[in-house]
Context: one part of a larger RNA
């Protein structure tokens, strides 16, 4: 901009498109059928794995310049204490949330239709015979469905429900806290009739017991201390910001 005399919001149908479609090995059936024997089956049914793929983070595990802690070297805060800057995030152990896989759970099933190759039936030309001429049936990981996803720009622009109204309303943009969303945009959440984002409060966690003081100890160092400090998560509370217009 288009579908439409409307506009709006919410549910849809499927023209079409695009993923997927994999597979072993073991029990069993059964040492059956079959076979002189050696050997050994179709068909049915159950477990279990591979490779791939899809969502996910409850566990396992990495990442984790958010966080805790310990440490060297040097500078600063007057000095001790205790802190900080810098050195690859200085190095070194840990490690929530988030993101991942080595982790978890799920998939490919079962069928239906029409069929190749091939196997039948009924059956003339051709009084036999013959799957075929006329008719009729079985038959594959392929075909068309079934499974997932997208989908009326399907210009053949489809349908349904509700609202709002005859020139306004209903429903939207703008802005503004943010997101489980993201490149921008665009989703999806909220705008004081408020828990959207910060704080502050509590707390799962995470790190490992802070300073100062007392006590013990010659000291080192230990205990009062499950401390201190974080807290990307959860709950809680309007204390900051989400105003008022504006415009279609």
């Nucleotide at each position: 901009c288009g579908u439409u005399a409307g506009g709006a919001a919410g549910c849809u149908u499927g023209c079409g498109a695009g993923g997927a479609c994999c597979u072993g090995a073991c029990c069993u059936u059964a040492g059956u059928a079959c076979g002189a024997g050696a050997g050994g089956a179709c068909c049915g049914g159950g477990u279990u794995g591979g490779a791939c793929g899809a969502a996910c983070c409850u566990c396992u595990g990495g990442u984790a310049u958010a966080u805790c802690u310990g440490u060297u070297g040097u500078g600063u805060c007057g000095c001790c204490a205790g802190a900080u800057g810098c050195a690859u995030u200085g190095c070194a152990g840990a490690g929530u949330a988030g993101c991942c896989a080595c982790g978890u759970u799920c998939g490919g099933u079962c069928g239906a239709g029409a069929u190749a190759a091939g196997c039948g039936c009924u059956g003339a030309a051709a009084g036999c015979a013959u799957c075929u001429a006329a008719g009729c049936g079985c038959g594959a990981a392929a075909c068309u469905c079934a499974c997932c996803u997208c989908a009326a720009g399907a210009u053949g622009a489809g349908g349904c429900u509700u609202c709002c109204a005859u020139a306004u309303a209903a429903g939207g943009g703008c802005c503004g806290u943010c997101u489980g969303a993201g490149a921008c945009u665009a989703u999806g959440a909220c705008g004081u009739u408020g828990a959207u984002a910060g704080g502050c409060u509590a707390u799962a966690g995470g790190u490992g017991u802070a300073a100062a003081g007392a006590c013990a100890g010659u000291a080192a160092u230990g205990u009062c201390a499950a401390a201190g400090c974080u807290g990307a998560g959860u709950a809680g509370u309007a204390c900051u910001a989400a105003u008022u217009a504006c415009u279609c």